c-di-AMP riboswitch aptamer (ydaO/yuaA leader) from a Frankiales bacterium, 151 nucleotides, folded computationally.
Rfam family: c-di-AMP riboswitch aptamer (ydaO/yuaA leader). Gene Ontology terms of the family: cyclic-di-AMP binding and regulation of gene expression.
Taxonomically the source falls in Frankiales (Bacteria, Bacillati, Actinomycetota, Actinomycetes).
Order: sequence, then structure tokens, then C1' cells
RNA sequence: CGCGCGCCACCGCCGAGUCGAGUUCUCACUCGAGCCGGGGACCCACGUUCCCUGGGGUGAAUCGACGGCGUCCGGGCAACCGGCGCCGCCGUAGGGCGAUCUUCCCGCCCGAACCCGUCAGCUCACCCGGUAGGCGGUCGAGGAAGAAGGA
Repeated sequence: CGCGCGCCACCGCCGAGUCGAGUUCUCACUCGAGCCGGGGACCCACGUUCCCUGGGGUGAAUCGACGGCGUCCGGGCAACCGGCGCCGCCGUAGGGCGAUCUUCCCGCCCGAACCCGUCAGCUCACCCGGUAGGCGGUCGAGGAAGAAGGA
């Protein structure tokens, strides 16, 4: 000097998931404020028949094509067909990042998971719940226009 790993402090990103006070040796718990979500009238909205299918919510995380699978469901003598679910893969509604902000372009990433339990349109009063978790930091901190700010 370079590279890798770890710890502390600081700065920053996704997200509602922050701030303050108290208790406690710690873990953690309680309260308040802020923030987020759900339930819940009038009015309004919806409103037919048959078949299939329960439905709804948090979240950006939906919807398709193809392939495979199933002590699953229905049909069929059977081959098999349809539905549902799971896995893989390719797209996709949508969401995030590129270090002041907005718009456009370009590039990159995500496109999960969980809950209620047959019940929920909207919704004043009112009621209930959540306030977790996960990352990055010398890089060209991508380009253009505008705005804001500074000298």
C1' cells in the first nucleotide's frame, strides 16, 4: 500500500413500523404521542337465470404460457378429460434502487409470506389490532430538463 473478515460510532435505504416516559441486572414489559391497518350506520353503490367456484384481509408481491407431480375433487368401462393444489421455468400487473426534489430516458433488483374462519361493499359515532424485519456506505455515488438550495 492492497484485499478479506469482525466490532463500535456515524450517515443512508426498503418498510406504517418512529419519538418520549416509566419498571427491570439483562432479556423484556407497560404507558403516552405520532404513524399504519381492520371491523362498523344513514345516504350512495350493488341487485336476472343456470353451471363451476366458499369468501375476505395485510403486503408492491397479481395474472398468464409451458413442463412435472398428487393416498385431492368431478366425469369416463378404459385410454383419458376437466377442476384444484404444489414444484420448476419463462413472462407479467405492480413495487423499489442508481445519495436534495420532480418528470422522462437508461440500467439493476423484487414480484414473497402470512392472517381471519363460512363472515365483512362504502361508512359518522364507536370498537379492535400493528408499530416488526432486512440491507448499504468512496461509488461514474447513470443521463437529460426543470425546481429548490448555496456562494